[in-house]
RNA sequence: GCAUAGAUAGUACAGUGGUAGUAUACAAGCUUUCCAUGUUUGUGGUCGGGGUUCGAUUCCCCGUCUAUGCA
Numbered sequence: 001g002c003a004u005a006g007a008u009a010g011u012a013c014a015g016u017g018g019u020a021g022u023a024u025a026c027a028a029g030c031u032u033u034c035c036a037u038g039u040u041u042g043u044g045g046u047c048g049g050g051g052u053u054c055g056a057u058u059c060c061c062c063g064u065c066u067a068u069g070c071a
Stems, first nucleotide, its partner, number of pairs: 001070007010024004018054001025043006047063005
């Protein structure tokens, strides 16, 4: 330099053109003499920009970063 894949919550991962979930984390309540465990509730997110669309996290383009392969 070229090609391919990927970017979603503090962390690890799902997901679908119609306002995004699980686990964990954090906070509070209950339980417990206290802690831990358990349980309930809550907090928190679609890499950036543009385009298509009534509507984009999803489709298209450009960029950034990461990984792999080739040179």